[in-house]
Context: one part of a larger RNA
RNA sequence: CUCGGUGUAAAGGGCAGGUAGGCGGUGAUCUGAAUGUCUUGAACAAAAGCUAUCCGAUAAGGGGUAAAGAGUGUCAAGUAACAAGGUCACUUGAGUCUGAGAGAGGUAUAUGGAAUGGCUUCGGGACUAGUGAAAUGGGUUGAUCGAAGUCGGAACUCCAGAGGUGAAGACGAUAUACUGGAUCAGAAAGGGUUUCCAUGGCGAAAGUCGGAAAUUCAAUAGAACUGACGCUGAACUGCGAAAGCAUAGGGAGCAAAAGGGAUUAGAGACCCCUGUAGUCUAUGCCGUAAACGAUGUACAUUCAUUGUCAAGUCCAUUUUCGGAUGGGUUUGGUAAAAAAGCUAACGCGUUAAAUGUACCACCUGGAGAGUAUAGUCGCAAGGCCGAAACUC
Numbered sequence: 001c002u003c004g005g006u007g008u009a010a011a012g013g014g015c016a017g018g019u020a021g022g023c024g025g026u027g028a029u030c031u032g033a034a035u036g037u038c039u040u041g042a043a044c045a046a047a048a049g050c051u052a053u054c055c056g057a058u059a060a061g062g063g064g065u066a067a068a069g070a071g072u073g074u075c076a077a078g079u080a081a082c083a084a085g086g087u088c089a090c091u092u093g094a095g096u097c098u099g100a101g102a103g104a105g106g107u108a109u110a111u112g113g114a115a116u117g118g119c120u121u122c123g124g125g126a127c128u129a130g131u132g133a134a135a136u137g138g139g140u141u142g143a144u145c146g147a148a149g150u151c152g153g154a155a156c157u158c159c160a161g162a163g164g165u166g167a168a169g170a171c172g173a174u175a176u177a178c179u180g181g182a183u184c185a186g187a188a189a190g191g192g193u194u195u196c197c198a199u200g201g202c203g204a205a206a207g208u209c210g211g212a213a214a215u216u217c218a219a220u221a222g223a224a225c226u227g228a229c230g231c232u233g234a235a236c237u238g239c240g241a242a243a244g245c246a247u248a249g250g251g252a253g254c255a256a257a258a259g260g261g262a263u264u265a266g267a268g269a270c271c272c273c274u275g276u277a278g279u280c281u282a283u284g285c286c287g288u289a290a291a292c293g294a295u296g297u298a299c300a301u302u303c304a305u306u307g308u309c310a311a312g313u314c315c316a317u318u319u320u321c322g323g324a325u326g327g328g329u330u331u332g333g334u335a336a337a338a339a340a341g342c343u344a345a346c347g348c349g350u351u352a353a354a355u356g357u358a359c360c361a362c363c364u365g366g367a368g369a370g371u372a373u374a375g376u377c378g379c380a381a382g383g384c385c386g387a388a389a390c391u392c
Base pairs, nucleotide, nucleotide: 004363005362006361007346008345012360014239015238016237017236021232022231023230025090026089027088028087029086030085031084036082038078039077040076041075042074051066052065053064054063055062093229094226095225096224098185099184100183105179106178107177108176109175110174111173112156117151118150119149120148121147122146123145127138128137164171165170190217191216192215193214194213195212196211197210200209201208202207244285245284246283247282248281249280253279254278258274259273260272261271296359297358298357299356300355301354305336306335307334308333309332310331311330312329313328314327315326316325317324318323341348342347365392366391375384376383377382
């Protein structure tokens, strides 16, 4: 390197956008000058091997000679299904428009109440706080407690759900403004009623299902547009919890460090009393996490079932005529338990770890080591890239 792998054994990049590159729908037609595929031909080709033959001893995992030869590369001629290139079309992939409703999606501004804490006043008059038990601590300069007023910062009870949104990180008081994305509907589809036909199909079983015609409902509605514009994605760019850094603010509560009290043989801890950075805001850095679904992205194909969220639609009930409730069905999410299949097992199982395709990333015994060195990024802390000796 190949083969083989990446949920838990080594291994999916934190997430997205995206350049080069790789890969890529349907129909018709043209090209074969440059090219793959395929067909035919030509020339060339080490040793071993195969076939024939000679030497050797009717030996050697001995030697010589000759021919054939798949495959590979080169050249020439041809073929046109596929691939490639050119042209013209198409609508299913992809996207646009119109309409609809859902949402803690994002940013900014304003507002609100409860609670913790401080201050002031009044009441009150000795304890309070804390623990396994205590002590340090607070308090007659009047605490704790009760009432009223006021100030300030941070976080938003209930609703709340296996619920929702977002690419991920993440997002939860209320209102307003601005703003991103996804989903559904738009005729290749369906519901109700009546009549007729079949006596069958499917399933382990319980069970379940059909075809034709008529009529009716959705229903007088852009039955709209572009036309392969796609997928993936080295490099690159952007976003990226917490902690940390810089500058300027802010500082109620909590709380690394630090101090004290305990515990203990000791206690650099667990427990308690204090308490500074920090936590908050603005701007700029940092660029890492068990950044996890430990599961890359996209597409397609695959038994039956249940819950829930959103939208469309049908039926029933109800109505204050706006809707509401219940049931069915379709689509898109999110969950549960399972068939086939997969898996070392655990388990996964239409949201795959099943069956396939395309592209990227990554792995190759442990320790040394995510270390050293060089480079690069950073104010720094450090990040990215990333060995070897020695050793088992």
Predicted 3D model of a 392-nucleotide part of an RNA (small-subunit ribosomal RNA, central domain) from Varanus macraei. The RNAcentral record of the full RNA draws on SILVA. Model confidence (mean pLDDT): 80 of 100. It matches the Rfam family "Bacterial small subunit ribosomal RNA". Rfam links the family to the GO terms structural constituent of ribosome and ribosome. NCBI's taxonomy places the organism under Eukaryota, Gnathostomata, Amniota, Toxicofera, Varanus.